[in-house]
Context: one part of a larger RNA
RNA sequence: UGACGGGGGCCCGCACAAGCGGUGGAGCAUGUGGUUUAAUUCGAAGCAACGCGCAGAACCUUACCAGGAUUUGACAUGGGGAGGACCGGUACAGAGAUGUACUUUUCCCGCAAGGGACCUUCCGCACAGGUGCUGCAUGGCUGUCGUCAGCUCGUGUCGUGAGAUGUUGGGUUAAGUCCCGCAACGAGCGCAACCCUUGCCUUUAGUUGCCAUCAUUUAGUUGGGCACUCUAGAGGAACUGCCGGUGACAAGCCGGAGGAAGGUGGGGAUGACGUCAAGUCCUCAUGGCCCUUAUGUCCUGGGCUACACACGUGCUACAAUGGUGGUGACAGUGGGAAGCUAGGUAGUGAUACCGUGCUGAUCUCUAAAAGCCAUCUCAGUUCAGAUUGUACUCUGCAACUCGAGUACAUGAAGGUGGAAUCGCUAGUAAUCGUGGAUCAGCAUGCCACGGUGAAUACGUUCCCGGGCCUUGUACA
Numbered sequence: 001u002g003a004c005g006g007g008g009g010c011c012c013g014c015a016c017a018a019g020c021g022g023u024g025g026a027g028c029a030u031g032u033g034g035u036u037u038a039a040u041u042c043g044a045a046g047c048a049a050c051g052c053g054c055a056g057a058a059c060c061u062u063a064c065c066a067g068g069a070u071u072u073g074a075c076a077u078g079g080g081g082a083g084g085a086c087c088g089g090u091a092c093a094g095a096g097a098u099g100u101a102c103u104u105u106u107c108c109c110g111c112a113a114g115g116g117a118c119c120u121u122c123c124g125c126a127c128a129g130g131u132g133c134u135g136c137a138u139g140g141c142u143g144u145c146g147u148c149a150g151c152u153c154g155u156g157u158c159g160u161g162a163g164a165u166g167u168u169g170g171g172u173u174a175a176g177u178c179c180c181g182c183a184a185c186g187a188g189c190g191c192a193a194c195c196c197u198u199g200c201c202u203u204u205a206g207u208u209g210c211c212a213u214c215a216u217u218u219a220g221u222u223g224g225g226c227a228c229u230c231u232a233g234a235g236g237a238a239c240u241g242c243c244g245g246u247g248a249c250a251a252g253c254c255g256g257a258g259g260a261a262g263g264u265g266g267g268g269a270u271g272a273c274g275u276c277a278a279g280u281c282c283u284c285a286u287g288g289c290c291c292u293u294a295u296g297u298c299c300u301g302g303g304c305u306a307c308a309c310a311c312g313u314g315c316u317a318c319a320a321u322g323g324u325g326g327u328g329a330c331a332g333u334g335g336g337a338a339g340c341u342a343g344g345u346a347g348u349g350a351u352a353c354c355g356u357g358c359u360g361a362u363c364u365c366u367a368a369a370a371g372c373c374a375u376c377u378c379a380g381u382u383c384a385g386a387u388u389g390u391a392c393u394c395u396g397c398a399a400c401u402c403g404a405g406u407a408c409a410u411g412a413a414g415g416u417g418g419a420a421u422c423g424c425u426a427g428u429a430a431u432c433g434u435g436g437a438u439c440a441g442c443a444u445g446c447c448a449c450g451g452u453g454a455a456u457a458c459g460u461u462c463c464c465g466g467g468c469c470u471u472g473u474a475c476a
Stems, first nucleotide, its partner, number of pairs: 001476002003473003007470007015460002019424005026316008034307002042053002064302007073127001077126002079123006088103006106117004129291002132289003138285002140280003143276001145274001150189006156165003169180003195268004200236007209226003214223002239262001242256005318417001322376006334365003339358002343354004383414001388409007430452007
């Protein structure tokens, strides 16, 4: 100087408390461990691994296993020889890869000889190739403490020196934020602001948007208009600016006015010096090591989907604030041409057929919970829907291993969950649906979007994590 303390002081955080809803019990989905297996590819391991890499394993993917093939190679550059366009097509064998046979035809310059281009094949060599090992050789990227308020430097001063001072102290703040004081005076990286979005107003512009006034219509449909909504550009607006109190005449704090908004208005992006030899050699790049008729490459089939069990994360429930039937209004974000599909017809339905619009503020995907009426009357039930049978639909060469959906039948556990444990402070929790990426098909996951919309916070004694000062130390 640090680190640590079941030392002290001050302060903060959904850290506790006050509340609301869960997890832990059930069934299922999904990830992991374990076990099994020819293989169940590999990585991730307290917080910070476990719906994680995987924004989507039937083949492919695929790295794993079995079998069948191949060796200058699936891919790149260079040399020599032979041949011809390349691309293709047909038949046979085969699980296919592949092999055999037949067939079609070169291009450019040039009169020609010849040269060049492209491709196929053969030869041998340099080499290719490796998701093989080492993340404890590395780059890059990322997690974490933590959006915590810290981390440092120059000059000066003090100290023999390691170092100290500044950065400590008194107040204050979300903040090393600001004020005052002070052997310090300044500065840098962080904080804040500048950026995006949302909330208010003005203005510019009115088509595909809108409709107050005038006509018109089933319908903003049409004429007309751009007031209003909205869209998307440019501005304004909030600064403790004003008033009162308090404070040290300061910084600030408390209350008030005006205001759409008030003291960082709400949300996001933004992550200092560093820590964990944290994670990743399987995104990529890369040193070293290893393989080179194989640890490379191609193919078929299987596996990653196994199942006495254990754990994590979720979904659905256990019902009456509910289920069922009928009726029934209102969004926003986004997507759409090998696509989204209006409308009609067929089907109980998943869907199929016909067919219309849309390269989209024009067409389309496109709401649910809520509300109203009726019924059920506390039951393993008109709750719950696992499991199983039969019949179908769709995607796709192909749904056996191993897809999703529909109809009918079947109708399991489950009556609110032990110890323990998680999230959340407002348009939040809870609850309801919607969209998108990936994607032929497949979502209870992920990322977004809107609808309905709470309760509680006395307080900081205690638990956890963190910041500053101080003290002790057989620690570095």

The part of an RNA shown here (small-subunit ribosomal RNA, 3' major domain) has 476 nucleotides and comes from Acidocella facilis ATCC 35904. NCBI's taxonomy places the organism under Bacteria, Alphaproteobacteria, Acetobacterales, Acidocella, Acidocella facilis. It matches the Rfam family "Bacterial small subunit ribosomal RNA".